The prediction has a mean pLDDT of 79. A computed fold for a 265-nucleotide RNA from a Bacillota bacterium, annotated as Bacterial large signal recognition particle RNA. Rfam family: Bacterial large signal recognition particle RNA. Gene Ontology terms of the family: SRP-dependent cotranslational protein targeting to membrane, signal sequence recognition and signal recognition particle, plasma membrane targeting. A reference for the family is Regalia et al. (2002), "Prediction of signal recognition particle RNA genes", Nucleic Acids Res. Clan: SRP clan. The gene name in the source record is ffs. Lineage of the source: Bacteria > Bacillati > Bacillota.
RNA sequence: CCGUGCUAGAUGGGGAGGUAGCGGUGCCCUGAACCCGCAAUCCGCUGCAGCGGGGUUGAAUCCCUGCCCGAGGCCCUUCCCUUGUGGGGCUGGCCGGAGUAAGUGGCAAAGACGGUUGGGUCCUGCGCAACGAGGCCUUCUGAACCCCGUCAGGCCCGGAAGGGAGCAGCGGUAAGGAAUGUGUCGCGUGUGCCGCGGGAGCGCCUGACCCGAGUUAACUGCUUUGGUAUCGACCGGAAGGAGAGCGCCGACGGCAGGUGCGCGG
Numbered sequence: 001c002c003g004u005g006c007u008a009g010a011u012g013g014g015g016a017g018g019u020a021g022c023g024g025u026g027c028c029c030u031g032a033a034c035c036c037g038c039a040a041u042c043c044g045c046u047g048c049a050g051c052g053g054g055g056u057u058g059a060a061u062c063c064c065u066g067c068c069c070g071a072g073g074c075c076c077u078u079c080c081c082u083u084g085u086g087g088g089g090c091u092g093g094c095c096g097g098a099g100u101a102a103g104u105g106g107c108a109a110a111g112a113c114g115g116u117u118g119g120g121u122c123c124u125g126c127g128c129a130a131c132g133a134g135g136c137c138u139u140c141u142g143a144a145c146c147c148c149g150u151c152a153g154g155c156c157c158g159g160a161a162g163g164g165a166g167c168a169g170c171g172g173u174a175a176g177g178a179a180u181g182u183g184u185c186g187c188g189u190g191u192g193c194c195g196c197g198g199g200a201g202c203g204c205c206u207g208a209c210c211c212g213a214g215u216u217a218a219c220u221g222c223u224u225u226g227g228u229a230u231c232g233a234c235c236g237g238a239a240g241g242a243g244a245g246c247g248c249c250g251a252c253g254g255c256a257g258g259u260g261c262g263c264g265g
Stems, first nucleotide, its partner, number of pairs: 001265006009057003012030004020046005034054005063258006072249003076245003080241004085236003092231001093228008102220003105216003114210008122199006128192002130189003134185003137181001138179004147172004155164003
């Protein structure tokens, strides 16, 4: 140096969490890397540490050490975003009051604003009318008899002439009933485009006279004041996410080095 048989070792690793500490099952990252049993109200160990049984590989590209790279994870700090929450009322927004008159609009030489004045609307007295019910007047009806007139018949008186009382009928009326009204009389009333007075007078409608150019404040704007706490802003705290920084751990990978035993040639 080559061949061959064994052994040590290896047969994934890491993070957080859990634990007095270590490892495992479970979760996460990376990777592709045996089988069976145990195991989070835990399982097994004692400090270079899973326990028990089996298989494969095996001195090396695979094992061990150091360094580099670096997926990923964790702690802390800072800034930003999202969600929801507490607070105050000296900010915005919204609502209201007062003022202003820049803009819009309205009114205005067919005369604004202002001033003087009359009338109506309002209250009330009287009158008149209307409405309501009634009385009278008018017409009709209306009394077997106890209303009137006329009274046939019949009755009575009379010698007769004639007279008498008087029912029905007819006519007319009383009490009562009904109808009409271009009638009249009084009564009543939260009725009235009515008349004559008195009163009130903020507002509204309307007329006349004087003056001579602006006026109004509806909307927008501006100033001020008060209110509200839904929204925005401010202050405080909470949860989640993203970025950055310090620190810790750190897979895969890269580089360098190290590491047995036996036999034969």